[in-house]
RNA sequence: GGGCGCGUAGCUCAGUUGGCUAGAGCGCUUCCCUUACAAGGAAGAAGUCGGGGGUUCAAGUCCCUCCGCGCCCA
Numbered sequence: 001g002g003g004c005g006c007g008u009a010g011c012u013c014a015g016u017u018g019g020c021u022a023g024a025g026c027g028c029u030u031c032c033c034u035u036a037c038a039a040g041g042a043a044g045a046a047g048u049c050g051g052g053g054g055u056u057c058a059a060g061u062c063c064c065u066c067c068g069c070g071c072c073c074a
Stems, first nucleotide, its partner, number of pairs: 001073007010026004019057001028044005050066005
């Protein structure tokens, strides 16, 4: 330099042919339970969907570009 893949909550990931308020598990916060901790029960917070631009009535999803990471080739 070229090709391919990945980037969504703190972590690991899902997200159907674009469609209405973006989800799960773990973790975190509060409360209950306990002498206390763990486990268990209830409630809750947390996301510019890597950045920018474009297409569209509508984009996490399609297109362009840039950034980061990984693999392969040279």
This is a predicted structure of a 74-nucleotide RNA (transfer RNA) from an Acidimicrobiia bacterium. It was read from a public genome assembly. Its Rfam family is "tRNA". It is annotated as a transfer RNA. Gene Ontology term of the family: triplet codon-amino acid adaptor activity. The source organism's lineage runs through Bacteria, Bacillati, Actinomycetota and Acidimicrobiia. The coordinates come from a structure-prediction model, not an experiment, and the mean pLDDT is 81.